[in-house]
Context: one part of a larger RNA
Molecule: large-subunit ribosomal RNA, domain IV
Organism: Teleopsis dalmanni
This record gives sequence, structure tokens and C1' cells, in this order.
RNA sequence: CGAUGCUGAAGGAACUAGGCAAAUUACUCGUGUAACUUCGGGAUAAGCGAGACCCACAUUUGGGCAACCAUUUGUGGGUGGCACAGACCAGGGGGUAGCGACUGUUUAGUAAAAACACAGGACUCUGCGAAGUCGAAAGACGACGUAUAGGGUCUGACGCCUGCCCGGUGCCGGAAGGUUAAGAGGAGGUGUGAGAGCACUGAAUUGAAGCCCCGGUAAACGGCGGCCGUAACAAUAACGGUCCUAAGGUAGCGAAAUUCCUUGUCGGGUAAGUUCCGACCUGCACGAAUGGCGUAACGACUUCCCCGCUGUCUCCAGCAUCGGCUCA
Repeated sequence: CGAUGCUGAAGGAACUAGGCAAAUUACUCGUGUAACUUCGGGAUAAGCGAGACCCACAUUUGGGCAACCAUUUGUGGGUGGCACAGACCAGGGGGUAGCGACUGUUUAGUAAAAACACAGGACUCUGCGAAGUCGAAAGACGACGUAUAGGGUCUGACGCCUGCCCGGUGCCGGAAGGUUAAGAGGAGGUGUGAGAGCACUGAAUUGAAGCCCCGGUAAACGGCGGCCGUAACAAUAACGGUCCUAAGGUAGCGAAAUUCCUUGUCGGGUAAGUUCCGACCUGCACGAAUGGCGUAACGACUUCCCCGCUGUCUCCAGCAUCGGCUCA
């Protein structure tokens, strides 16, 4: 000097990205317990008190023929210590917000999460030799199942809801029409030949799916405007005009895990707050199953605050053990 432990005056998070680490708490009994809530919870909420040993009396249960032995609980009195759940073992607590409903799952060896899954919801395919999947096939799974079943995709408990657009792309439907291959068809033509013929070429006409075309479909992929003017101060614009579009963002939420300008502005908390909470709305660039907004419970998740507690710190010190270093 380092590591691992232990202790510490006064203060008590001033440390730090952050209470990281450490400390606090811890058991049983009694008492007591808020908001909120899906009425189950929240809850060991929080908070408060008691606990050893001895004596007396009462009392419980078991065993025993009985004497009695073991044992439970209560009441009253007393004894000792700094300390009585005396060591070990053994929750710190509360409030706010975000995300995800939950228990689960995951990057074996830097990530445990807000990611995945999930019950629930929806769309779609599939009539059974099912669709789908594996295989060259046979065959197998699906399934010894049969649409209350099976496959695919999206969403993700629950509550309230899920607006407008089918122009593009996709999918579904459409006995017409257009286009369209091989094939069919052979008018006509060419070569050769004396000819018959042989060989070649070949216009109309006919010919499927597809594409064009006509419809439907957004819990399919996706999309959801601009400019100008206007009210008896000013400001603002319910209102009007105009251009464009397939349609111009509804409800709800909003400086947000989304806000660039931005430490927006106002309020709260602090002596002081780029974070936090509540509002406002000027949403650079929220928005409704790529789900929207809420939500009790839950979380080794994330944010902010408070109480308790502490060597995290002010500011370091001492002790123990191990190692390092120096000397022998």
C1' cells in the first nucleotide's frame, strides 16, 4: 500500500451519474392499519406495546389403578443485567410518475428489460385423401382430430372505445369486351419436277390463365392538406372565400420512452430544482388492434420525493486476518 472483516466523536447523503456499498429493519403475541380497488386485495400496510428468570394461585391436554409424571394458558407478586425474539437465524418503510396487466421466458460466457410469451380480442385459410408442413417419391405430421376443429397473421388481462379514406399496392369476386402462347386452320406463295408428287413458307379465322377492364375489401400494406379574410379596444376566429386530395386526423391524450427551438410558460416541491409532479397546447414530427386512453394487483425494471439509517461524504482514524514491500 492492497484485500477481507470490525469499530468510531460531531454532523447525517453534504458523497455520487445514481444512497452504489454499508447501515437500519428482521421472530412471535397483542393492538392498530390510509388512499385506491377488479371487493379478492392493498396488508406483515404504516404505527405502538410486550417477551428472560423465580414464586404463588387458577387452568389445558396426554399418560397412569393410584401416588404422580409430562404439558398448555391466565392472573398476581418478586429477582438480576448495559442489553431478556440477549448468539445464530431473521422484511427498512412510505409517497409520485412511466412502461409492461399478472406467474412465467430470454442474449450458456458484458444486456433479465419497457424485449418474448401469455389468457383474452380480431382477420383470414381449411368440408377431410382438409388447409398447412417435411420428403425425389412412397409416406408421415396435422389427427386415430373434423369448423366449439386445425393452420397463418396481427393485437395483447380488464374497463371505455377503436373515427375518415378503396386513388396506389395486395387479396377476393366478375359467363361481357380488349390484348394474348402453343395448337387448330389453311387463302396464297416459293423450290424442285415432264407430271404426279415431295419439301418449305404462310394471311384470315379459332385458341387459356394472365394483364387491361368493372366491382368489393383497411383488426389487408398503407394514407389521414394549403392559402387568404372576418366579431363594437386589441387579440383570437365560431364564420366566409379559394386551391388541391382517395380522404384531409374523429374520440382520447399531448414539451410525452414522442417537443427541434427548449432549462417553452405557469403552478407545486427546495434557501437554491436542465430532473420530477400538475397544468397550458404553439403536436419540428401523438392518435385509435404497426391499437388509443385509463386501470387495482404485480416488478432483482425506470424516474422523482420523504422518514429511518448509516464512514457514501465533511475527513479520515484505529484494530484483526491475508497478501505486497523492505530487511534477515